This is a predicted structure of a 119-nucleotide RNA (SAM riboswitch aptamer (S box leader)) from Pseudonocardia sp. RNAcentral holds the sequence, with entries from Rfam. The coordinates come from a structure-prediction model, not an experiment, and the mean pLDDT is 82.
RNA sequence: GGCUCAUCCAGAGGGGUAGAGGGAACGGCCCGUUGAAACCCCGGCAACCGGCAGGCACGCGUCGACGUGUCUUGAUCACGGUGCCAAUUCCGACCCGCAGAUCGCGGGGAAGAUGAGGA
Repeated sequence: GGCUCAUCCAGAGGGGUAGAGGGAACGGCCCGUUGAAACCCCGGCAACCGGCAGGCACGCGUCGACGUGUCUUGAUCACGGUGCCAAUUCCGACCCGCAGAUCGCGGGGAAGAUGAGGA
C1' cells in the first nucleotide's frame, strides 16, 4: 500500500523551539503574526486492543479462588499497545425521500480517519 469488520452529532490544551501556513483531496466556509505546519516537554480525553469483573458453553482420576472458549455484558481500569485533544469526519459534493420563493430537513452511498484482523 491493498482486503475484511467495527466506529466516527460525546470527550480532552498549556509551555518551549520555529516562522507561514493549516483544516486529506475539490467547492465552500473557517483557523492562523493576539503566531500556521513541524519538533520537544508536560498535561489531558477516550474503552478499539488489553486488564479486571460478569454471563454462557465445554472440559476434568483433581469439581476449583480451576482450565479453555465465547459474549449486542460493564455506573470497571488510562498501568500496557494504539489513537486523539477548533468547528458533527467543519459543511457540501453522488443517489433517494420530504419541504420549498430562497435557505433547508432526513436516509443512503462515495471518500477519508482510527482500531482490530487476516494474506